Predicted 3D model of a 73-nucleotide RNA (transfer RNA) from a Chitinophagaceae bacterium.
RNA sequence: GUACUGGUAGCUGAGUUGGUACAGCACCUGACUGUUAAUCAGAAGAUCCUUGGUUCGAACCCAAGCCGGUACG
Numbered sequence: 001g002u003a004c005u006g007g008u009a010g011c012u013g014a015g016u017u018g019g020u021a022c023a024g025c026a027c028c029u030g031a032c033u034g035u036u037a038a039u040c041a042g043a044a045g046a047u048c049c050u051u052g053g054u055u056c057g058a059a060c061c062c063a064a065g066c067c068g069g070u071a072c073g
Base pairs, nucleotide, nucleotide: 001072002071003070004069005068006067007066010025011024012023013022019056028042029041030040031039049065050064051063052062053061
């Protein structure tokens, strides 16, 4: 340099035919317990890598760019 692939919550992932963004763990609150842990219940948390474009509407489609990975040179 070319091709392919990935970037979504603090972490790990789902979300693929465009229509209010979900889960597990962690964190917070409560219950339970002599205390902690475990367990149970609840709440909070993401302008979906960036900038444009298409569309009534974009995490999803298109273009350019940034970062990581794989293959080839």
Its Rfam family is "tRNA". The family's RNA type in Rfam is transfer RNA. The prediction has a mean pLDDT of 82.